Transfer RNA from Methylacidimicrobium fagopyrum, 77 nucleotides, folded computationally.
RNA sequence: GCACCCAUAGCUCAAUUGGAUAGAGCGGCUGACUACGGAUCAGCAGGUUAUAGGUUCAACUCCUAUUGGGUGCACCA
Repeated sequence: GCACCCAUAGCUCAAUUGGAUAGAGCGGCUGACUACGGAUCAGCAGGUUAUAGGUUCAACUCCUAUUGGGUGCACCA
């Protein structure tokens, strides 16, 4: 340099293949329980879906560019 894959909550991952308000587990916080803690139970908070455009009545999902990461190939005077 070329090709392909990936990017969603603090972490690990979903989202029925374009449909209404993006969820789960763990973690965090609050409360219950307990002599205290842990475990357990109940609840709460937490999101620019990497960024910017485009298509569409409607985009996490499709298209383009960019950024970051990974894999393979090439180059290496």

Lineage of the source: Bacteria > Pseudomonadati > Verrucomicrobiota > Methylacidimicrobium.
Its mean pLDDT, the model's own confidence on a scale to 100, is 81.
It was read from a public genome assembly.